RNAcentral holds the sequence, with entries from ENA. The RNA shown here (transfer RNA) has 71 nucleotides and comes from a bacterium.

[in-house]
RNA sequence: GGCUGUGUAGCUCAACGGCAGAGCAAAGCCCUCAUAAAGCUAAGACGGAAGUUCGACUCUUCCCACAGCCA
Numbered sequence: 001g002g003c004u005g006u007g008u009a010g011c012u013c014a015a016c017g018g019c020a021g022a023g024c025a026a027a028g029c030c031c032u033c034a035u036a037a038a039g040c041u042a043a044g045a046c047g048g049a050a051g052u053u054c055g056a057c058u059c060u061u062c063c064c065a066c067a068g069c070c071a
Base pairs, nucleotide, nucleotide: 001070002069003068004067005066006065007064010024011023012022013021018054027041028040029039047063048062049061050060051059
């Protein structure tokens, strides 16, 4: 330099173009003499920018980061 893949919550991962979810973690409440466990509640994210579309995490292009392959 070229090609391919990945990028979503603090972490690990989902999500046929039509409401962004789960588990764990953390917070509050409940329970307990106390702690843990269990139960309940709320908060928290689509790598960046354009384009297509009535509508984009999803499709296209460029850029960024990471991983792999080739040279």
Rfam family: tRNA. From the family's description: Transfer RNA (tRNA) molecules are approximately 80 nucleotides in length.